[in-house]
RNA sequence: GUAUCUGUUCAGGGCGAGGUGGAACUCCUCACUGGCGGUAACGGGCAUAUCCCGGAGUCCGCGACCCGCGAAAGCGGUUGACCUGGUGAAAGUCCAGGACCAACGGUUAAAGUCCGGAUGGAAGAACAGGCAU
Numbered sequence: 001g002u003a004u005c006u007g008u009u010c011a012g013g014g015c016g017a018g019g020u021g022g023a024a025c026u027c028c029u030c031a032c033u034g035g036c037g038g039u040a041a042c043g044g045g046c047a048u049a050u051c052c053c054g055g056a057g058u059c060c061g062c063g064a065c066c067c068g069c070g071a072a073a074g075c076g077g078u079u080g081a082c083c084u085g086g087u088g089a090a091a092g093u094c095c096a097g098g099a100c101c102a103a104c105g106g107u108u109a110a111a112g113u114c115c116g117g118a119u120g121g122a123a124g125a126a127c128a129g130g131c132a133u
Base pairs, nucleotide, nucleotide: 002132005129006128007127008126009125010124016030017029018028019027031113032112033102034101035062036061037060038059042054043053044052045051057100058099066077067076068075069074082098083097084096085095086094104116105115106114
């Protein structure tokens, strides 16, 4: 340094203001948030690099949730949302602008932001040990 095995730990953010109303963090106007791995014309290390680090909510894939089967373990299925312009050889990722999306159950009134299942589960991350080279 690499693949596999075991263990431990960690692993989700957000309603602030105004309006209506008997009642709304649920409606309306403005606001606010963005899991994990990959990719990356960007940025940095940096003077150089093929090296290292960071970099996408809407690209590729995964997880949670949900549905079906099953006594269970588990197996199968479903699973949101982006355009326009600019630069350029090339943009799904850069720059500018404008949009859009967000499980289930609950609630004095309809929820991405409140409460609950959940002190749960998990994509995965880090560390330790073992084994092989």
Predicted 3D model of a 133-nucleotide RNA (FMN riboswitch aptamer (RFN element)).
The model forms 97% of the base pairs in the Rfam consensus.
The sequence was found by an Rfam model in a public genome assembly.
The coordinates come from a structure-prediction model, not an experiment, and the mean pLDDT is 81.